[in-house]
Context: one part of a larger RNA
């Protein structure tokens, strides 16, 4: 707990589907459920507020009368909300067709360059590392160089405020499968639509469990160094790991620190996908022009201020989540979930 915010001040859930709910385009007709409007009941008694009256006066009180948000009946109205009608429309929504671009996802298969290792040739004493060293490695032949050869894991260059996904997150190629989108045409359905409490699914990385698989890197460890110390930062090594398959985990500066959805509100200038008009003999390339998406500037407006500005943090309606002084504390304590780590939910005394 009313109001008032949530891009940095405390706040937007990590994303989507989606149940209940709230919300919800146009037209006609009908009901009169909310709505409204009249009359009638009823609305104790005190109180309030009014005439009048009793205590010497008020306070006090006694009697009339008013008030009574509100309930019930009844007659009316029917804009606006609902609710009925096999009703009826197309603008919002979907579908059909017809093109379009993409690192969307899954699964096979695949190619070079590059380390490292192995084997075989050359070669002969240092290599390697550093501010500089020194652990290492090296005459059992390194390091350099040429040839084969085995692995694994990542794809230079194109690359690019580009492109694609809801969002984590997606980049060597070929081939199966499969999701969205976007523009053009406007044939079809005919409001079928927005959010969305519970709830489901997805969710980087790092962790688990099994089984595999290990080139490079490289928590944990071991040396060497530095240091006054060095449980670091440098170096030499090097196990989980990373990688693969299934299961978990379910968190993140999961950020645009901006929920989703629809309309409205000057303009400039890049870029990426489409469609149309001009030009060009044609193509390409220009120029204009829409509709989508992605940067950048910038005017009303907003905003503490930084800024934000048609991709709005601007004006507005609809829904949801979420704050409400630090600290204690995202903790304890209970409860679900979890193999474990732990996640989710979540106070309090005390304190300033």
């Nucleotide at each position: 707990u009313u109001g008032g915010g949530c891009g940095u001040a405390a706040a937007g859930a990590g994303c989507u589907c989606g149940u209940a709910g709230g919300c919800g385009g146009u037209g006609u007709g009908u009901c009169g459920c909310g709505u409204c409007g009249g009359c009638c009941g009823u609305g104790a008694a005190a109180a309030c507020c009014u005439g009048g009256g009793g205590c010497u006066u008020a306070a006090c009180u006694c009697u009339g009368g008013g008030c009574g948000u509100g309930c019930g009946g009844u007659c009316g109205a029917u804009a606006c909300g609902g609710g009925c009608a096999u009703c009826a429309c197309u603008g919002g929504a979907g579908u059909u067709c017809g093109g379009c671009a993409g690192g969307g996802g899954a699964g096979a298969c695949u190619g070079g360059a590059a380390u490292u290792c192995c084997u075989g040739g050359u070669g002969u004493a240092g290599c390697g590392g550093u501010g500089a060293a020194a652990u290492g490695c090296g005459c059992a032949g390194a390091u350099a160089u040429c040839a084969g050869g085995a692995g694994g894991a990542a794809c230079a260059c194109c690359g690019g405020u580009g492109g694609c996904g809801a969002a984590g997150g997606c980049g060597g190629g070929u081939c199966u499968c499969u999701g969205g989108g976007c523009c053009g045409a406007u044939a079809c359905u005919g409001a079928c639509g927005c959010u969305g409490a519970g709830g489901a699914g997805c969710g980087a990385a790092a962790g688990c469990a099994u089984g595999g698989g290990u080139a490079g890197c490289g928590a944990a460890c071991a040396g060497g160094a530095u240091u006054a110390g060095a449980u670091a930062c440098c170096c030499u090594g090097g196990u989980a790991g990373u990688c693969c398959a299934u299961g978990c985990c379910g968190u993140a500066a999961a950020c645009g620190u901006u929920g989703g959805g629809c309309g409205c509100u000057a303009g400039g200038u890049g870029u990426g996908g489409g469609g149309u008009c001009c030009a060009u003999u044609c193509c390409a390339c220009g120029g204009g022009u829409u509709c989508c998406g992605u940067g950048c500037c910038g005017c009303a407006g907003c905003u503490a201020a930084c800024g934000c500005a048609u991709u709005a943090a601007g004006c507005g309606c609809c829904c949801c989540g979420c704050c409400u002084g630090g600290g204690g504390a995202g903790u304890a304590c209970g409860g679900c979930c979890g193999c474990a780590a732990g996640g989710c939910u979540a106070a309090a005394a005390c304190u300033c």